[in-house]
Context: one part of a larger RNA
Molecule: large-subunit ribosomal RNA, domain I
Organism: Flagellimonas sp. S3867
RNA sequence: GGCGUAUGGGGAAUGCCUGGGCUCUCAGAGGCGAAGAAGGACGUGAUAAGCUGCGAAAAGCCGCGGGGAUCGGCACACACGAAUUGAUCCGCGGAUGUCCGAAUGGGGCAACCCACCAUGUUGAAGGCAUGGUAUCCGAAAGGAGGCGAACCCGCUGAACUGAAACAUCUAAGUAGGCGGAGGAAGAGAAAACAAGAGUGAUUCCGAUAGUAGCGGCGAGCGAAAUCGGAUCGGCCCAAACCAGCGAUGUUCCGGCAUUGUUGGGGUUGUAGGACCACAGUGUUCUUUGCGCGACGAACUGGAACCCUUUGGAAAGAGGGGCCGUAGACGGUGACAGCCCGGUACAGGCAAGGAGCGUUAAAGAUAGUGGUAUCCUGAGUAGUGCGGGGCACGUGAAACCCUGUAUGAAUCCGGCGGGACCAUCCGCCAAGGCUAAAUACUCCUGAGAGACCGAUAGUGAACCAGUACCGUGAGGGAAAGGUGAAAAGAACCCUGAAUAAGGGAGUGAAACAGACCCUGAAACCAUACGCCU
Numbered sequence: 001g002g003c004g005u006a007u008g009g010g011g012a013a014u015g016c017c018u019g020g021g022c023u024c025u026c027a028g029a030g031g032c033g034a035a036g037a038a039g040g041a042c043g044u045g046a047u048a049a050g051c052u053g054c055g056a057a058a059a060g061c062c063g064c065g066g067g068g069a070u071c072g073g074c075a076c077a078c079a080c081g082a083a084u085u086g087a088u089c090c091g092c093g094g095a096u097g098u099c100c101g102a103a104u105g106g107g108g109c110a111a112c113c114c115a116c117c118a119u120g121u122u123g124a125a126g127g128c129a130u131g132g133u134a135u136c137c138g139a140a141a142g143g144a145g146g147c148g149a150a151c152c153c154g155c156u157g158a159a160c161u162g163a164a165a166c167a168u169c170u171a172a173g174u175a176g177g178c179g180g181a182g183g184a185a186g187a188g189a190a191a192a193c194a195a196g197a198g199u200g201a202u203u204c205c206g207a208u209a210g211u212a213g214c215g216g217c218g219a220g221c222g223a224a225a226u227c228g229g230a231u232c233g234g235c236c237c238a239a240a241c242c243a244g245c246g247a248u249g250u251u252c253c254g255g256c257a258u259u260g261u262u263g264g265g266g267u268u269g270u271a272g273g274a275c276c277a278c279a280g281u282g283u284u285c286u287u288u289g290c291g292c293g294a295c296g297a298a299c300u301g302g303a304a305c306c307c308u309u310u311g312g313a314a315a316g317a318g319g320g321g322c323c324g325u326a327g328a329c330g331g332u333g334a335c336a337g338c339c340c341g342g343u344a345c346a347g348g349c350a351a352g353g354a355g356c357g358u359u360a361a362a363g364a365u366a367g368u369g370g371u372a373u374c375c376u377g378a379g380u381a382g383u384g385c386g387g388g389g390c391a392c393g394u395g396a397a398a399c400c401c402u403g404u405a406u407g408a409a410u411c412c413g414g415c416g417g418g419a420c421c422a423u424c425c426g427c428c429a430a431g432g433c434u435a436a437a438u439a440c441u442c443c444u445g446a447g448a449g450a451c452c453g454a455u456a457g458u459g460a461a462c463c464a465g466u467a468c469c470g471u472g473a474g475g476g477a478a479a480g481g482u483g484a485a486a487a488g489a490a491c492c493c494u495g496a497a498u499a500a501g502g503g504a505g506u507g508a509a510a511c512a513g514a515c516c517c518u519g520a521a522a523c524c525a526u527a528c529g530c531c532u
Base pairs, nucleotide, nucleotide: 001531002530003529004528005527006526007525008524009523015517016481017480020452021451022449023448024447025446026445027444028443029441030440031147032146039100040099041098042055043054044053050074051073061094062093063092064091065090066089070082071081072080105114106113107112115133116132117131118130119129120128121127135144136143137142151182152180153179154178155177156176162169166216192199193198203230204229205228206227207226213221214220234433235432236431237377241264242263243262244261245260246259247258248257249256250255269411271376272375273374274373275370276369277368278367284364285363286362287361288360289358290357291356292355295352299347300346301345305320306319307318308317309316321338322337323327329341330340331339382406383405384404385403386402387401388400389399392418413428414427415426416425417424468475469474488516491503492502493501494500
């Protein structure tokens, strides 16, 4: 020096565990904010650095309800206190709520600085106390502003990439930016589809179908009718006409006309309405009031087991029982229906409250016939030019939107049916509203998992968006486990020692001793054996 055996050190893998995550399901909720939010700063405890709670009334104050013996959060201990005259704790409601922050009296390098007005102190000045003093919209009353995870609508809008290069094209109306709203949003009650037969608002899903088509006919893009389902719901204005009021013009002072406004009326394509004539009170619904009222917080009751044995410990094993509308789950010194908390079930119930009923009030809603006249959405429809959207890239390109220029008809009317024309068919634009079926989950509750188990699962199981890095935008960790119970090692010894160790003691175990479950490998050491 090598090999082997044994014993250790070192190290943290592995195994087991889970207080954390991940993904869903079913319900709830879908907002908070000038009555000052979200988020913070600074305070607040007997002692108090951090977290949590709270706000100068400061780990809290008040009321009501629950509950019934301990309590002064994490967080032990000491001190000092509270509590059966009912505390702590739980639920509901209220009070207080510094300063910053939309931040709003003015300013400002957020958590700071400096004012003015009114009232009070006050008879007066300073000071102090309380209240007020931003901007925009609105006549006023009043409203807005900011924050928030996704979903939604609108405006704006890339590039990488693909086309094996690249320019039309694609990526994609995606990402990003801006604005706005709601619990959903948007769409929506046919100037629609269809095709010789018919359907009857919209939305969503499954087919149709990767079809018809579009396409440097490349890469790629990609419908609809129709059928099957989910859900179902329809309405209101403008106008004609009538009436009131105001203004203007005019007058022979009787009025008349125009215009504005308010009310009635009226709302469609089988045209409808005004108007004229007739009929005449029917149906249904909404809101308010009253009553009932499912549900609804904390919380309460809630069945049934013993013996022997192994063991440190019984829930294990053996034996004999019991309950079950409860054999979900968690805990208890190993695996418990019957030990504990619970569970099934039953009860309780404030605020709130869907829904139901009721009569009363208010409001809304309907008919028949006639047709001379009137009305039925105009810088609109359409057209030229330039673009955009439609699956559709200008194409034979209909349809929809509109920057620009033009510009109708008025029911004997108008639009559409994919150039265009005729026939035929369908429909009534140029005003508006509308539940449900659909999308999403920052958040609350209950539950589930051929999801993870500490290099995994969230970045974060642990005081993590922390430490740390960066001028900044921003980037961003590592780090879990004694034991059933601290019983966390009194006392003694070595030692300079509050280090470390050896005894003693606890414990089932201390090679479970706090660097603490298990404790692999690398690496290091010691002893012995063999070889060189």